[in-house]
Context: one part of a larger RNA
RNA sequence: UUGGGCGUAAAGAGUGAGCAGGCGGCUUAUUAAGUUUAAAGUCAAAUCGUUGGGCUUAACCCAAUAUCGCUUUAAAAACUGAUAGGCUAGAGUAUGUGAGAGGUAAGUAGAACUCCAUGUGUAGCGGUAAAAUGCGUAGAUAUAUGGAAGAAUACCAGUGGCGAAGGCGGCUUACCAGCACAAUACUGACGCUCAGUCACGAAAGCGUGGGGAGCAAAUAGGAUUAGAUACCCUAGUAGUCCACGCCGUAAACGAUGAUUACUAAAUGUCCGCAUAUGUGGGCGCUGAAGCUAACGCAUUAAGUAAUCCGCCUGGGAAGUACGAUCGCAAGAUUGAAACUU
Numbered sequence: 001u002u003g004g005g006c007g008u009a010a011a012g013a014g015u016g017a018g019c020a021g022g023c024g025g026c027u028u029a030u031u032a033a034g035u036u037u038a039a040a041g042u043c044a045a046a047u048c049g050u051u052g053g054g055c056u057u058a059a060c061c062c063a064a065u066a067u068c069g070c071u072u073u074a075a076a077a078a079c080u081g082a083u084a085g086g087c088u089a090g091a092g093u094a095u096g097u098g099a100g101a102g103g104u105a106a107g108u109a110g111a112a113c114u115c116c117a118u119g120u121g122u123a124g125c126g127g128u129a130a131a132a133u134g135c136g137u138a139g140a141u142a143u144a145u146g147g148a149a150g151a152a153u154a155c156c157a158g159u160g161g162c163g164a165a166g167g168c169g170g171c172u173u174a175c176c177a178g179c180a181c182a183a184u185a186c187u188g189a190c191g192c193u194c195a196g197u198c199a200c201g202a203a204a205g206c207g208u209g210g211g212g213a214g215c216a217a218a219u220a221g222g223a224u225u226a227g228a229u230a231c232c233c234u235a236g237u238a239g240u241c242c243a244c245g246c247c248g249u250a251a252a253c254g255a256u257g258a259u260u261a262c263u264a265a266a267u268g269u270c271c272g273c274a275u276a277u278g279u280g281g282g283c284g285c286u287g288a289a290g291c292u293a294a295c296g297c298a299u300u301a302a303g304u305a306a307u308c309c310g311c312c313u314g315g316g317a318a319g320u321a322c323g324a325u326c327g328c329a330a331g332a333u334u335g336a337a338a339c340u341u
Stems, first nucleotide, its partner, number of pairs: 003313004007295002012309001014200004021193003025087007033080002035076008049065006090190001091187004095182004102176007109153001114148007124135002161168002205246006214240002219235004257308006265286001267284007290297002314341003323334004
């Protein structure tokens, strides 16, 4: 364990798929499990409740009576359920059109950085608040030509788009998936949510094998400083990249679970259909009613309601200990108490 809550006070699971379960559109008939009504039986005595009475009162005692529940029988048929049938407003399928950094794989382009080779050329370059370490007469920096390699894609670019979330940005091709709109046709409640379960899941990290330009934990040196295990500078290894396998966590945030219905407007923008200057879907800003402790939210609700799930219950100890499960490990998930305040 009622109740009250979950944007910021404790509290929405990182996200999805989905079995069981819970909940579920309009309508006809039947049924009678739930439901409702009536009757009967039972519900030991005492106790409890109600009414009345007896001890001066009360406690206490006595009498009458009521009630829940269960069983059986009879009846009702609105609602829930069940069975059979029908419907199209929910949901889905087909057709057509459309937008998109949605995903996977392969190929390819230009700019820049670095390196290599060669030419020109000579004493500095680099770096900072200022310097120094560093690089350079064994010819650097600069400049020109050629080449190599890796990573990322300027402008377009947007309060813009797509995706369930994580996330996705040069171009081309192939394959795969989702979405929106229009008008018809079809299926006929096929729906919503979802404990467990399964799948996906940034960065960092781990394993094996590649790759390594730039950047850069660690590390070294130079500065700064009282010191400087930092901030600044010069170097620089893991890593960052690829393939396969693990990890499963983030301020995984809109700090706001999903679905459905209803409740003023104004305005910008993206994608359709249209030309009634309208309508459908997304993304924003302002704002009415209402809500809120306030901030603010406000048809993309934190408003008004309904269904289902998750979660919270003073602070610390503590997301710790122990146990269990998972993991190569790092650790993750689950998750206390004593004590203290």
Molecule: small-subunit ribosomal RNA, central domain
Organism: bacterium